[in-house]
Model confidence (mean pLDDT): 82 of 100. The RNA shown here (transfer RNA) has 72 nucleotides and comes from an uncultured bacterium. It matches the Rfam family "tRNA". It is annotated as a transfer RNA.
RNA sequence: GCCACCUUAGCUCAGUGGUAGAGCAACGGUUUUGUAAACCGUAGGCCGUCAGUUCGAAUCUGACAGGUGGCU
Numbered sequence: 001g002c003c004a005c006c007u008u009a010g011c012u013c014a015g016u017g018g019u020a021g022a023g024c025a026a027c028g029g030u031u032u033u034g035u036a037a038a039c040c041g042u043a044g045g046c047c048g049u050c051a052g053u054u055c056g057a058a059u060c061u062g063a064c065a066g067g068u069g070g071c072u
Base pairs, nucleotide, nucleotide: 001071002070003069004068005067006066007065010024011023012022013021018055026042027041028040029039030038048064049063050062051061052060
């Protein structure tokens, strides 16, 4: 220098055009003599940034940024 892939909650990941979800973690409660476990609930993300397409974009397109891998 070229190519491919990834970027969504504190962490690991779903979501393939129509109001963003799960598990773990956090917080509160129930239970227990107490702890753990179990169960119930709550909070937490305008989806890497900026544009474009569309009635409507996490999702499609482009540029940029960061990361991973490969080739030279």

It was read from a public genome assembly.